[in-house]
The prediction has a mean pLDDT of 83. Predicted 3D model of a 67-nucleotide RNA (transfer RNA) from Rhodosalinus sediminis.
RNA sequence: CGGGUAUAGCUUAAUGGUAAAGCCCCUGCCUUCCAAGCAGGUGAUGUCGGUUCGAUUCCGUCUACCC
Numbered sequence: 001c002g003g004g005u006a007u008a009g010c011u012u013a014a015u016g017g018u019a020a021a022g023c024c025c026c027u028g029c030c031u032u033c034c035a036a037g038c039a040g041g042u043g044a045u046g047u048c049g050g051u052u053c054g055a056u057u058c059c060g061u062c063u064a065c066c067c
Stems, first nucleotide, its partner, number of pairs: 002067005009023004017053001025041005046062001048060003
């Protein structure tokens, strides 16, 4: 200098229209207790701008990481 990636504590979805799921965590049910199981819940788009009625999504800058 060039290319790529950045979403929940972790691993991944979401190709412009209210951000989804698994594991984890919390509560309840079940159980003598624990585990397992069942039901529910909290929590996230790296930063700053641009385009757009509307941006995780498209464009640019910076930051971090990988090649």
Overview: NCBI's taxonomy places the organism under Bacteria, Pseudomonadati, Alphaproteobacteria, Rhodobacterales, Rhodosalinus.